[in-house]
Overview: Small-subunit ribosomal RNA from an uncultured prokaryote, 1372 nucleotides, folded computationally. Its mean pLDDT, the model's own confidence on a scale to 100, is 82. Its Rfam family is "Bacterial small subunit ribosomal RNA". Rfam links the family to the GO terms ribosome and structural constituent of ribosome. The sequence is in RNAcentral, with records from ENA.
RNA sequence: UGCAAGUCGAACGGGAAGCAUCUUUCGGGAUGUGGAUAGUGGCAGACGGGUGAGUAACGCGUGGGAAACUACCUUUUGGUUCGGAACAACUCAUGGAAACGUGAGUUAAUACCGUAUAUUACCCUUUGGGGGAAAGAUUUAUCGCCAUGAGAGGAGCCCGCGUCGGAUUAGCUAGUUGGUGGGGUAACGGCUCACCAAGGCUUCGAUCCGUAGCUGGUCUGAGAGGAUGAUCAGCCACACUGGGACUGAGACACGGCCCAGACUCCUACGGGAGGCAGCAGUGGGGAAUAUUGGACAAUGGGGGCAACCCUGAUCCAGCAAUGCCGCGUGGGUGAUGAAGGCCUUCGGGUUGUAAAUCCCUUUCGGCGGGGAAGAUGAUGACGGUACCCGCAGAAGAAGCUCCGGCUAACUCCGUGCCAGCAGCCGCGGUAAUACGGAGGGAGCUAGCGUUGUUCGGAAUUACUGGGCGUAAAGCGCACGUAGGCGGACUGAUCAGUUAGAGGUGAAAUCCCAGGGCUCAACCCUCGAACUGCCUUUAAUACUGUCGGUCUAGAGAUCGAGAGAGGUGAGUGGAAUUCCAAGUGUAGAGGUGAAAUUCGUAGAUAUUUGGAGGAACACCAGUGGCGAAGGCGGCUCACUGGCUCGAUACUGACGCUGAGGUGCGAAAGCGUGGGGAGCAAACAGGAUUAGAUACCCUGGUAGUCCACGCCGUAAACGAUGAGAGCUAGACGUCGGGCAGCAUGCUGUUCGGUGUCGCAGUUAACGCAUUAAGCUCUCCGCCUGGGGAGUACGGUCGCAAGAUUAAAACUCAAAGGAAUUGACGGGGGCCCGCACAAGCGGUGGAGCAUGUGGUUUAAUUCGAAGCAACGCGCAGAACCUUACCAAUCCUUGACAUACUUGUCGCGAUACCAGAGCUGGUAUUUUCAGUUAGGCUGGACAAGAUACAGGUGCUGCUGCAUGGCUGUCGUCAGCUCGUGUCGUGAGAUGUUGGGUUAAGUCCCGCAACGAGCGCAACCCCCAUUUUUAGUUGCCAUCAUUAAGUUGGGCACUCUAGAGAAACUGCCGGUGAUAAGCCGGAGGAAGGUGGGGAUGACGUCAAGUCCUCAUGGCCCUUAUGAGCUGGGCUACACACGUGCUACAAUGGCGGUGACAGAGAGCUGCAACCCCGCGAGGGGGCGCUAAUCUCUAAAAACCGUCUCAGUUCGGAUUGUUCUCUGCAACUCGAGAGCAUGAAGGUGGAAUCGCUAGUAAUCGUGGAUCAGCAUGCCACGGUGAAUACGUUCCCGGGCCUUGUACACACCGCCCGUCACACCAUGGGAGUUGGUUUUACCCGACGCUGGUGAGCUAACCUUUUAGGAGGCAGCCAACCACG
Repeated sequence: UGCAAGUCGAACGGGAAGCAUCUUUCGGGAUGUGGAUAGUGGCAGACGGGUGAGUAACGCGUGGGAAACUACCUUUUGGUUCGGAACAACUCAUGGAAACGUGAGUUAAUACCGUAUAUUACCCUUUGGGGGAAAGAUUUAUCGCCAUGAGAGGAGCCCGCGUCGGAUUAGCUAGUUGGUGGGGUAACGGCUCACCAAGGCUUCGAUCCGUAGCUGGUCUGAGAGGAUGAUCAGCCACACUGGGACUGAGACACGGCCCAGACUCCUACGGGAGGCAGCAGUGGGGAAUAUUGGACAAUGGGGGCAACCCUGAUCCAGCAAUGCCGCGUGGGUGAUGAAGGCCUUCGGGUUGUAAAUCCCUUUCGGCGGGGAAGAUGAUGACGGUACCCGCAGAAGAAGCUCCGGCUAACUCCGUGCCAGCAGCCGCGGUAAUACGGAGGGAGCUAGCGUUGUUCGGAAUUACUGGGCGUAAAGCGCACGUAGGCGGACUGAUCAGUUAGAGGUGAAAUCCCAGGGCUCAACCCUCGAACUGCCUUUAAUACUGUCGGUCUAGAGAUCGAGAGAGGUGAGUGGAAUUCCAAGUGUAGAGGUGAAAUUCGUAGAUAUUUGGAGGAACACCAGUGGCGAAGGCGGCUCACUGGCUCGAUACUGACGCUGAGGUGCGAAAGCGUGGGGAGCAAACAGGAUUAGAUACCCUGGUAGUCCACGCCGUAAACGAUGAGAGCUAGACGUCGGGCAGCAUGCUGUUCGGUGUCGCAGUUAACGCAUUAAGCUCUCCGCCUGGGGAGUACGGUCGCAAGAUUAAAACUCAAAGGAAUUGACGGGGGCCCGCACAAGCGGUGGAGCAUGUGGUUUAAUUCGAAGCAACGCGCAGAACCUUACCAAUCCUUGACAUACUUGUCGCGAUACCAGAGCUGGUAUUUUCAGUUAGGCUGGACAAGAUACAGGUGCUGCUGCAUGGCUGUCGUCAGCUCGUGUCGUGAGAUGUUGGGUUAAGUCCCGCAACGAGCGCAACCCCCAUUUUUAGUUGCCAUCAUUAAGUUGGGCACUCUAGAGAAACUGCCGGUGAUAAGCCGGAGGAAGGUGGGGAUGACGUCAAGUCCUCAUGGCCCUUAUGAGCUGGGCUACACACGUGCUACAAUGGCGGUGACAGAGAGCUGCAACCCCGCGAGGGGGCGCUAAUCUCUAAAAACCGUCUCAGUUCGGAUUGUUCUCUGCAACUCGAGAGCAUGAAGGUGGAAUCGCUAGUAAUCGUGGAUCAGCAUGCCACGGUGAAUACGUUCCCGGGCCUUGUACACACCGCCCGUCACACCAUGGGAGUUGGUUUUACCCGACGCUGGUGAGCUAACCUUUUAGGAGGCAGCCAACCACG
């Protein structure tokens, strides 16, 4: 903005256009007709359509009911007489911008009014009576109208039952509940009013608050349930917000009226208009939801006699994959397994018959032709639609999610705790099947995935169908109200219960069967069902109700009994403290140690006397009593409960127990007493880093009493009360009975314990005192935190108690048990672990390594023990990886090819810092079948394959290997069996014993493996074999085992023997073993070595080696010169030398072992003070050499910074080497520092050890105080296991498991998301009191106005209207 409610001329008057007739002065007029339009009038606008704001209600659902209305429709009976007065329209005048009026005049009706009639049905009634109807139209057909009875359908009213959450809402209600009487309604009724009474509702949840339309149904679920109320259907409510009535059969009325309010629009500013939660459409809001379409053809509705009109109801079309259903996007063939992609172990695999190729088909779509049903006669919006036929051509038609597990489906690349993923667990920090991409695969498919919501899984609110000892959960305990439940027999009743019948349970939906669209979705028909409610008839077991009876439950009576049961009064002794006095003197007290404190003013101690308060030793006991809290000297009084025995009593009187009431430790509070000891607070002293604590000295409330509060505790058996049933054994308390052997046995009732079977439990455990099996009742729980907190209520004097949330936050919190690890837990045991000893380090100087600092670089690694004289068994160059400069790029190295030279080298010269480059000279590999044939080497070149390189770039947290460490500690496991739901346990624990999980015994274990031990090597004894380079007793010989000779001895090195707790004694368990002894070279593993279990430390090493990945490639590679790794305010580790007399120096000159030696060790001689130099025997080594061993012994020095100590420095030399400046070692002379035995702390060692003394070797040109090895001299001490450290076994606790270097608590810093507070500010809902009082209705008045009727008619009356007043009342 358009449309959605009109229609009727057959109710009425007027009547435009047109038509007809007549007439005409041709302008027209008259009559008739007349499908316009408005008006009067009738019916319909109360239906249909929309929405869900309100409503927790008789609103809805279901089933009943009586006091009641109903237009149109059907049906019954009867009637439809005679009159009258107006008002619209219209005409004239007039107001207003408009909307809309105002005045005068005219007129009809099925409009309005009066009258007659009605009598059996209508109404009122005093039962006499009274009141009260109608309408005609049209032309012969009907349609109407009035009254009345009935029906159908439709509205109204009442009742039973059902219908969300909150008790942090427990009391609500004055028209409220009832009565009487008026009024009112269609109708009952406090619906309304007057009066009277004081009722009514409520823990079976009133009132209040929040939320919500209800239902058939829908979704889900095995069901029971849970959630929900779109479409379709029934009911209700609403129509801009609030209120109100009018009309009408029906409304308090979506497209009617009035008023108030908000908003929008028009306006001439005076005033008016409007209500899409109708259909479309617009704006806004939003994650999001359609066309301003066609038609009344069908179905239905309104009006009309009808034709017909109206109908955004409806039927259709349009839009949206929003849902459901159906169909297609092709079918067959096709291996070279094409190309391309991806992966690859480089062989291949996969995409994949997939494609291409060839042969077919044409659904859907396209084009052309025909063409419905839907319509009983006409009428088709849909619609040229559905459908049918023909034509062309594989042609036009596939996506989405996922691929770590749950969960079907895997690889590569990129990224590197980034980017990102994520439903839960979780993934990502350089090899990501988890992120992103790709290839491949899986799933679904015109859809797929996400998000949201509901149910399910969830037995996770448990009615079906859970729990409460320790996981959340038993009220602190009792009494008891309501309620719930309740013994035996019997009778009645039939409420519950069960069965049958009847009514109802709308239709649709769901289900079954059949049918129709080609199938299906969908639609149609029938059936079943709707598990409900009502009525009725039966049944009577059980429950209930009523009646009767009983004694087994419960109670009662009598006789006994035990007891820290309670209350009150009295009384006793011990002890502490205080007071007085005596004796007596210097301390006492207290502690880990002290001090504060008390004491010469006389303490403590001791004696005597006195005061006062509190508590009651021994007895005393998992003993007793009590409901629990709790109760302990003795006596008395009062009193509760319990147990046993007996009984001829009562007769179910019982159990539990929401609310309620009472009791209720300690602490605390109030009032008044009391106060000895003890003792929060407080004070002082200690301890301590601190010590608002633990310890000590004091000390006030309090503890005690009386009265009154509080009402909580780990008030615990963490176990509610009651009843029944279900093996026992052993104690103990109180009774009874029986037997006798008279202090025992058996039995029984009641209590209290331990163990244990069945059973149960997640396990631990419980187990006749149940946590077993059953019944009844109550209380309580539903993840952790927030929080037993906030707010509110109740209680309290207060402290506080009780009841009791939410926001927010986490993915856990928790229980029981297991294995470890840990403990300033326990037991047993071991180790140079401590102790007992000896010697050191830490102090000095130097050496060496590290940190730090410095530097161009001071290469890198190692980091508590287990890095730091470590890698390094040896940095001047080299090494070397670092730095500076310089130079090379197929490269310093490897493969293939071609060419050349055959080595290699040496020499000289030139350029250059050097690598290197250039020139010249010289020299000429091996094999050989004699062939430049083969091999090898070198140089150059160009490539190729592609590899190579960085040996020491990164990652030891990607790895192999190797190594360290716990630790040479005695452990670590397995098979089978058994136990346990399981993790796991057992074995492996226990009693002994050992160095040992070594062995013995025992044992639900029996065996076995890796470790231990042994087997191996060296040393110690001995036999035998063999004697050179070794040895020499005897014989000979020499300077000399030098030589002859010999192999007895030593020695060498092969093979053997020997030691096994074997023997004896003791002990032990008749064992294993231990102690002692004998013999023996050696005695209890004889002494050393090698040997290192399962594992731990992401231990160490990518710089030994190997290796994945990454990175560099004219450089992070290669070469070379110089420098650096050697720096030096400092700190640490490991050593050497000392500080001296157990020594220094000098002299004398005795005794080892083990090694090494040809680029070597070198005797011996000469030179030099010496390092060393020059010659050089011997030796490839039991032969020669290094090689002298040193401490030892003798002399001297005499306690000093020295005849100690040797740093540092000067100077002169030696050696190695291409080269000693940075930066080697050594020698001579000179110099002569610190240092006088070392703080805290800390290391090694148990016997040929420590300590001390020398010797050799590897590396190596040279360089050792380091490392590895060798011998000489050669001690002290070990009571013992309390403590420190480490370790082993058993056990215990645990909130630990990256395992105590664990875990974890609080404050603070910062922020303000949530919650709370906050000066304040603001909104909503509701209530109470009061004011105002629109419209409207009702009542009153109505002196103004007034057609119908009446009368005795200039008029009056009846009636009515305006106006005014009053009550009620919305907004305010």